[in-house]
């Protein structure tokens, strides 16, 4: 070059176009404890840029960045 894939909280990791973006780890306050540790119970914390369909887009096309793959 030519093709596919994949980008969501600090990390994982859901969400068939539909109204508060699950969920676990983590982190903070609180509560138990003489203390830590375990446990509860609460709280921040996200859709990689930009654009187009659409009443509505994490979802559906385009672009573009970055990662990974397969191929001459």
């Nucleotide at each position: 070059g030519g093709c596919c894939c994949a980008a969501u909280g600090g990390u994982c990791g859901a969400a068939a176009g539909g109204u508060u973006a699950a969920g676990a780890c983590a982190u903070a306050a609180c509560u138990c404890u003489u203390u830590c540790a375990c446990a509860g119970u609460u709280a921040a914390a996200a859709u990689g840029g930009g654009g187009a369909u659409u009443c509505g887009a994490u979802u559906u096309c385009c672009u573009c960045u970055u990662g990974g793959g397969c191929u001459a």
The prediction has a mean pLDDT of 81. This is a predicted structure of a 72-nucleotide RNA (transfer RNA) from Phlyctis boliviensis. Lineage of the source: Eukaryota > saccharomyceta > Lecanoromycetidae > Phlyctidaceae > Phlyctis. The RNAcentral record of the sequence draws on ENA. It matches the Rfam family "tRNA". The family's RNA type in Rfam is transfer RNA.